A computed fold for a 107-nucleotide RNA from Chryseolinea serpens, annotated as SAM riboswitch aptamer (S box leader). The RNAcentral record of the sequence draws on Rfam and Ribocentre. NCBI's taxonomy places the organism under Bacteria, Pseudomonadati, Bacteroidota, Cytophagia, Chryseolinea. The coordinates come from a structure-prediction model, not an experiment, and the mean pLDDT is 85.
RNA sequence: AUUUUAUACCGAAGAAGGGAGAGAAUGGGCUCGACGAUCUUCUAGCAACCUGUCGCCACCAGGAUAAGGUGCUAACUCCUACCAAUGAUCAAUUGGAGCUAUAAAAU
Numbered sequence: 001a002u003u004u005u006a007u008a009c010c011g012a013a014g015a016a017g018g019g020a021g022a023g024a025a026u027g028g029g030c031u032c033g034a035c036g037a038u039c040u041u042c043u044a045g046c047a048a049c050c051u052g053u054c055g056c057c058a059c060c061a062g063g064a065u066a067a068g069g070u071g072c073u074a075a076c077u078c079c080u081a082c083c084a085a086u087g088a089u090c091a092a093u094u095g096g097a098g099c100u101a102u103a104a105a106a107u
Base pairs, nucleotide, nucleotide: 001107002106003105004104005103006102007101008100013043014042015041016040017039021032022031023030026081027080028079029078044073045072046071049069050068051067052065053064054063082096083095084094085093086092
């Protein structure tokens, strides 16, 4: 880097640095930001994907913990774009896909 599988409407802060845009891509929105955002580091926390331990089972599956490996800590992946259904065929709603992100495995 690619592929596969699973998950994504829950949850979670302070300080230091830094100094202008940011919220994955593009368009359209809508929000955050000099009362210092996004980002980086430290600490803390959330969570339970993998490992460990306990328990359960002895085929699968499922429970607990949070020591370790990640990850995450504005707004549903912030909303939307594509398809389908409903609809007054407007608006809108619902479902699915796509994209993205995270984990594990394989190449």